The prediction has a mean pLDDT of 83. This is a predicted structure of a 1450-nucleotide RNA (small-subunit ribosomal RNA) from an uncultured bacterium. Rfam family: Bacterial small subunit ribosomal RNA. Its family is annotated with ribosome and structural constituent of ribosome in the Gene Ontology. The RNAcentral record of the sequence draws on ENA.
RNA sequence: GAGUUUGAUCCUGGCUCAGGAUUAACGCUAGCGGGAGGCCUAAUACAUGCAAGGCGAGGGCGCAGCAAUGUGACCGCCGUACGGGUGCGUAACGCGUAUGCAACCUACCCAUCACAGGGGGACAGCCCAUGGAAACGUGGAUUAAUACCGCAUAAAGCAGGGGCACUGCCUGGUGAUACUGCUAAAGAUUUAUCGGUGAUGGAUGGGCAUGCGUCUGAUUAGCUGGUUGGUAGGGUAACGGCCUACCAAGGCGAUGAUCAGUAGGGGAGCUGAGAGGUUUUUCCCCCACACGGGCACUGAGACACGGUCCAGACUCCUACGGGAGGCAGCAGUGAGGAAUCUUCCACAAUGGGCGAAAGCCUGAUGGAGCAACGCCGCGUGCAGGAUGAAGGCCUUCGGGUCGUAAACUGCUUUUAUAAGUGAGGAUUAUGACAGUAACUUAUGAAUAAGGAUCGGCUAACUACGUGCCAGCAGCCGCGGUCAUACGUAGGAUCCGAGCGUUAUCCGGAGUGACUGGGCGUAAAGAGUUGCGUAGGUGGGCUAAUAAGCGAAUAGUGAAAUCUGGUGGCUCAACCAUUCAGACUAUUACUCGAACUGUUAGACUCGAGAACAGCAGAGGUAACUGGAAUUUCUAGUGUAGGAGUGAAAUCCGUAGAUAUUAGAAGGAACACCAAUGGCGUAGGCAGGUUACUGGGCUGUUUCUGACACUGAGGCACGAAAGCGUGGGGAGCGAACCGGAUUAGAUACCCGGGUAGUCCACGCCGUAAACGAUGGAUACUAGCUGUUUGGGGUAUCGACCCCCUGAGUAGCGAAGCUAACGCGUUAAGUAUCCCGCCUGUGGAGUACGAUCGCAAGAUUAAAACAUAAAGGAAUUGACGGGGACCCGCACAAGCGGUGGAUCAUGUUCUUUAAUUCGAUGAUAACCGAUAAACCUUACCAGGUCUUGACAUCCUUGGAAUUUUUAGGAAACUAAAGAGUGCUUUAUUGAACCAAGUGACAGGUGAUGCAUGGCCGUCGUCAGCUCGUGUCGUGAGAUGUUUGGUUAAGUCCAUCAACGAGCGCAACCCUUGUCAGUAGUUGUAUUUUUCUACUGAGACUGCCCCAGUAACGGGGAGGAAGGAGGGGAUGACGUCAGGUCAGUAUUUCCCUUACGCCCUGGGCUAGAAACGUGAUACAAUGGCUAGUACAAUGCGCAGCGAAGCCGCGAGGUGAAGCAAAUCGCAUCAAAGCUAGUCCCAGUUCGGAUUGUAGGCUGAAACUCGCCUGCAUGAAGUCGGAAUCGCUAGUAAUCGCGGAUCAGCAUGCCGCGGUGAAUACGUUGCCGGGCCUUGUACACACCGCCCGUCACACCACGGGAGUUGGGAGUACCCGAAGUAGGUUGCCUAACCGCAAGGAGGGCGCUUCCUAAGGUAAGACCGAUGACUGGGGUGAAGUCGUAACAAGGUAACCA
Repeated sequence: GAGUUUGAUCCUGGCUCAGGAUUAACGCUAGCGGGAGGCCUAAUACAUGCAAGGCGAGGGCGCAGCAAUGUGACCGCCGUACGGGUGCGUAACGCGUAUGCAACCUACCCAUCACAGGGGGACAGCCCAUGGAAACGUGGAUUAAUACCGCAUAAAGCAGGGGCACUGCCUGGUGAUACUGCUAAAGAUUUAUCGGUGAUGGAUGGGCAUGCGUCUGAUUAGCUGGUUGGUAGGGUAACGGCCUACCAAGGCGAUGAUCAGUAGGGGAGCUGAGAGGUUUUUCCCCCACACGGGCACUGAGACACGGUCCAGACUCCUACGGGAGGCAGCAGUGAGGAAUCUUCCACAAUGGGCGAAAGCCUGAUGGAGCAACGCCGCGUGCAGGAUGAAGGCCUUCGGGUCGUAAACUGCUUUUAUAAGUGAGGAUUAUGACAGUAACUUAUGAAUAAGGAUCGGCUAACUACGUGCCAGCAGCCGCGGUCAUACGUAGGAUCCGAGCGUUAUCCGGAGUGACUGGGCGUAAAGAGUUGCGUAGGUGGGCUAAUAAGCGAAUAGUGAAAUCUGGUGGCUCAACCAUUCAGACUAUUACUCGAACUGUUAGACUCGAGAACAGCAGAGGUAACUGGAAUUUCUAGUGUAGGAGUGAAAUCCGUAGAUAUUAGAAGGAACACCAAUGGCGUAGGCAGGUUACUGGGCUGUUUCUGACACUGAGGCACGAAAGCGUGGGGAGCGAACCGGAUUAGAUACCCGGGUAGUCCACGCCGUAAACGAUGGAUACUAGCUGUUUGGGGUAUCGACCCCCUGAGUAGCGAAGCUAACGCGUUAAGUAUCCCGCCUGUGGAGUACGAUCGCAAGAUUAAAACAUAAAGGAAUUGACGGGGACCCGCACAAGCGGUGGAUCAUGUUCUUUAAUUCGAUGAUAACCGAUAAACCUUACCAGGUCUUGACAUCCUUGGAAUUUUUAGGAAACUAAAGAGUGCUUUAUUGAACCAAGUGACAGGUGAUGCAUGGCCGUCGUCAGCUCGUGUCGUGAGAUGUUUGGUUAAGUCCAUCAACGAGCGCAACCCUUGUCAGUAGUUGUAUUUUUCUACUGAGACUGCCCCAGUAACGGGGAGGAAGGAGGGGAUGACGUCAGGUCAGUAUUUCCCUUACGCCCUGGGCUAGAAACGUGAUACAAUGGCUAGUACAAUGCGCAGCGAAGCCGCGAGGUGAAGCAAAUCGCAUCAAAGCUAGUCCCAGUUCGGAUUGUAGGCUGAAACUCGCCUGCAUGAAGUCGGAAUCGCUAGUAAUCGCGGAUCAGCAUGCCGCGGUGAAUACGUUGCCGGGCCUUGUACACACCGCCCGUCACACCACGGGAGUUGGGAGUACCCGAAGUAGGUUGCCUAACCGCAAGGAGGGCGCUUCCUAAGGUAAGACCGAUGACUGGGGUGAAGUCGUAACAAGGUAACCA
């Protein structure tokens, strides 16, 4: 820097990625070289070989040799304490850094001084004997030395005490000095030297001490007995409780002791801008260790990797008696593990040991080997070459791409192979590497390219396969039939002898914030701060000081590493080079004095005190008051009361409620009363008294920085709860009853116990909130209010002004993610404290502390997850609010729901009852006509290039007749017929056969689509440009006040305009005028028909209003949109339609295609929708009589006339229609008559029968007519529909479809009402506002139990293991001490013996081991507890809206 929370936004915040690095490992791949590194795990066990020997110029002896000489073990000397390995332990003076030793040692080396005289006794080896399997011994004899031991000497040294000089950081040091005592030595020899002893000094290497620095945990808070100090002694190279005795009682610790865990430390490496973080592999320094533990010896040096002793574990040998061993040296083996090499060469170089030297030894080292393990370098060719080859892939079929890539032509030879020459490392000799590096020649493009990725982040895209499968995935996320995300291919991209993956570290991460974060609401201010400890911080002045601070100088900061320069390998990596720096640090010293500190002095403004006042529900205790509730007593009085949405439980005739009087008792204090007061917070309210805390104001006075904050600590701390004892009126968890409900362990109602109250004692928590720690200072104001002080004014009060302390509202600047805060800061700063670091798990577990308990405080992890969250925005929604509209309700009229029938649907049935439509927005819908056809369905019978289209081949004109079979489709056979055109092959149309491309599909997907349609809704909305506001999503405009049918218009306004909608333009109807007039009119200014115009605009008047506009009036055929229609914004419903057509993809292809006959779509227990006809007298029937309009007609309408009761028949005139016909043009109506309230003279279903019409054909299954039959039905439950005027209602007429078949549909006219007070509520909609945890948008979201599966964790009778410690027992080896036993060469002694030594025994200490009781840490455990996770389980519906009882905290 990016991705990821959202519909979108800003913020907070985590997760993830891009970079660099690695002692790496794994996968695929692999040509060469250089220079590096290579057991991170089991400090596990080790076969085999090697890794430390040397010296004959110390010594004697053996062996070989004629000898020279060589060689061997032993004594002796030097080395083996270096070099090499490893990182167990160690949190420590271990390491780092800086100092100190006046408290020390130092073999070999250097310098200087001095010395080396004279003796003695042994022991190895060798020899003899002997034990043992071996390892290894035992006894005796003999022997040398530079081995060992006395004596002499003592410059010097050491010790003792004595004075002198100089000097210092305390104890002291140095130098010279006289005395006393003590202490040395080794020789070899080639005569050159080498060695020995003492002393001083140096150099080197070490030892010790000290300041500072050095991981995590307080869920480890107290630790300590040689402990802390002193005195004396011992011990050491040396100081020291290092050790011992005695004395004192100290020492360490919140600046983290002790304990537990982890860990070698550093130079340095990686990363990072840096500060930091992380790491300790190679190289260097230090430390520690050497099978686990202990111990000392030798030595200059060790408590010793390749030494000793002991006990232990393990392995090996054994004759079973006993022995041997230690790769964390180099190789190598097993084991472990993801994983780490050769049992190589050489001492040629460098270095080490010994030696006088030659030399010997050296798995140190120098080299080679193995493995791409990393870094660096080189190569796998270069140039030309378009027919843009073949081939692959893609394709819009044109082409594109791989691609100048290849082929082909020319060139080169790094590398490779072969051959030759051949350095330097080496000095003059010696070369493991190695005939190596390098050079030359030859051959020939010859020997040499892969890996990962291609959805975004992130460079790179297409095809096919697959179909929530297989799979991918770092995060977001891909995959459910068009996957740039899986797999394959082509292409592309990035790296390249490598490329990816995994793991780990830093970075990004300012996500632990010193640099450099935060805490009102996102995580985060402890409930309060009264008292206040430690600590941190601290007013102004003067002086001193110099700890901090600043400057200069000097030392150190090893080398390597790092930076710059230069140089060497052909370059680079690598290496070299004091050439220059860095190592950011620290120490010493000098100077300075602003600031901080310290010391001293004085000051008053901070703070405190005194005095005078003021306000107050501040606190504690005692006393006291009235109203009300309840209960009791008594009276009056009678049937109810109480309660609710409605009820019931309940109380009441045993007298309630109501009312009057009286009494009792407890609790709380109306009005005043207030964004009023007081208090640190919790909190505090009738009145009076007593005691008492704090605050404020004012004037002077006093003290003189006495201050602020405050980890721990003390104290206080609502309600609930707990303990003891009281009290108990009302209220009231639990509980009981009544309701509500599907249930109702609730909400509502009737009762009611704890409790609420008091005293005392606990608890210690709250959404203990201003979700805002305290203190100080500064930074515009305005307004209200409480309570002081002052001024002015006045007779006085009021008014007015100024100034404190509080408490509220609004606001400048500023801050903030926004909301908001804003002198009472969330602004600007300083000081101090507390707290936070994704979400869940969890404020949980374990542990500890507190508590009587409840529980509180402190406080994790595993695991899960990519979000959780804050503020604001736009919508949607609300059983939120306000306003408005609509046949939405209301007011009316008529219906539906009941009956019969028609029709559609569901369901059922069926071989099939084809399919679709299914709340509103399906259901007389697609269908504006199912007997066949239609027809898609079923049964049966046929066909397979097909019923239909195009192309090819062959034959035939086409066409048509007859016969047979068949239900038909069709099959078989026999004939008739030879057309048009031509370049004489043929061609066009048509038919038949064949072949394959293809046809065909009402098969699937309306959730792949186009188009069309329904609906919200003819609702008034939906947007844009510019500007402005906002970090932004967005807002504004479009809000507000009016008005309208309307986002219609007006006014106002940070908006100004515009678009799609509204309206208007269009059609029709109502009036008039003009023109024209056939087939209309007897005629006319008329009617009618057609065309063209006019007319209406709130134009005029009155009233209200700024206006828009509204109300009323005139005129007018019509008045405020005159009536009706067409017209349907952005969008919503994945709404409907693949069966109208079109169309993607999939599927079928002798069938899911095509043809035919018959059947079905017309079935029928049942349910629903839409209608028709009725139930009758506003009527039925009979007779008479009046008035329409729209339309339609040639495969048609069909007149008159005649026949039939009628349907109809016959007939044929007229008419392609203002002429003829349907069509008498109607019916209701009107005029008469009859019926007389009945299942009827209502009603007409059903059925019988006789007919008619259409049509090949009316059986399934058409319509109509006559006669007969005469069902249900007497106005319809809950519920529900339509309609506001020429409307409803009612009456008939026409048309489309159509051979025939409307009660449906689309139209037409006739007659012609009632009602609207009004907008509270229902339904739908619009606008504004509000809440929201919703955004798939409430058909949303979401909680908990239960059931199932998996995961990690806690508890758990216990079981088991581990490390650390304590107490006691035992106590090896060993040092030291003791020692009356035993032994004893050097010295003393004539001797006896002694001194000294050794062995043995013993004491202290002590490893391992044992016993005991605890603490700590793991593993495991029947069972158990909660937690987490898991597309579609169960029960409810707790939360989000007033979430339907507001939610939430204790």